The RNA shown here (SAM riboswitch aptamer (S box leader)) has 120 nucleotides and comes from an uncultured Verrucomicrobiota bacterium. The coordinates come from a structure-prediction model, not an experiment, and the mean pLDDT is 79. It was read from a public genome assembly, where an Rfam model found it.
RNA sequence: CACUCAUCCAGAGUGGCAGAGGGACUGGCCCGAUGAAGCCACGGCAACCGGCAGCGCCGACCGCGCUGCGACCAGGUGCCAAAUCCAGGUUCUCCCGAUCAGGGAGGGCGAAGAUGAGGA
Numbered sequence: 001c002a003c004u005c006a007u008c009c010a011g012a013g014u015g016g017c018a019g020a021g022g023g024a025c026u027g028g029c030c031c032g033a034u035g036a037a038g039c040c041a042c043g044g045c046a047a048c049c050g051g052c053a054g055c056g057c058c059g060a061c062c063g064c065g066c067u068g069c070g071a072c073c074a075g076g077u078g079c080c081a082a083a084u085c086c087a088g089g090u091u092c093u094c095c096c097g098a099u100c101a102g103g104g105a106g107g108g109c110g111a112a113g114a115u116g117a118g119g120a
Stems, first nucleotide, its partner, number of pairs: 001119001003118006013042005021031003025088004043080003048076002050073001051069007084112001089109008
């Protein structure tokens, strides 16, 4: 980092340094001097990978798949405002309105993004 797959309405923060931004983008709406980003320390959440157990494929081993456990282990990542904060494209239903224009509410699928595991 092209690409593939899975997940994204749950959960989890304090202190120090620092000093004005941050929530990917755009619009909205928020957070922020009662201290943003960033860095450091310690803590926590979660369960993708690893781990453990069972089952299946196999004659068996290896390996692969499925299910479960639970935080195991100074394990590899990730994360710790708000649903991925909401929407963006498309489609369906309903409401206001005059069978108009226009506006509003909700749902489905997707796009984009994030994280992990593969992969070159």